[in-house]
RNA sequence: AAGGUUCCGUCGAGAGAGUGCGGUCGUAACGGACCGCCGCCGAAGGUGCAAGGAGCAAACGUGGCGUGUUUGCGUCCGAAACUCUCAGGCAAACGGAUCGAUGGAGCGCG
Numbered sequence: 001a002a003g004g005u006u007c008c009g010u011c012g013a014g015a016g017a018g019u020g021c022g023g024u025c026g027u028a029a030c031g032g033a034c035c036g037c038c039g040c041c042g043a044a045g046g047u048g049c050a051a052g053g054a055g056c057a058a059a060c061g062u063g064g065c066g067u068g069u070u071u072g073c074g075u076c077c078g079a080a081a082c083u084c085u086c087a088g089g090c091a092a093a094c095g096g097a098u099c100g101a102u103g104g105a106g107c108g109c110g
Base pairs, nucleotide, nucleotide: 004107005106006105007104008103009102010101011100012099013098018038020037021036022035023034024033025032039090040089041088045086046084048082052077053076054075055073056072057071058070059069060068
């Protein structure tokens, strides 16, 4: 170097849920923006934690210390497509986790 891995870009694919009601602004009109209310979705982002690990304490053990074992702790670390629905979203468009291809910058490899 290849493979691998992290991030960014480009192209393609990409789900779910009310074109909800009312008011204000805006427009020739529609679309749209904001506010309020009710009902929903989970795949931007974010939240939470299981096993396990660490730490601390106690006990066992020992002449003593250590190792080890057991128990306890509203101590810390600890995954997700799970969870919460904060944020975001609920016609189209935009967005969209993730996957494929490709380019670039690192790590790593030799």

Glycine riboswitch aptamer from a Spirochaetaceae bacterium, 110 nucleotides, folded computationally.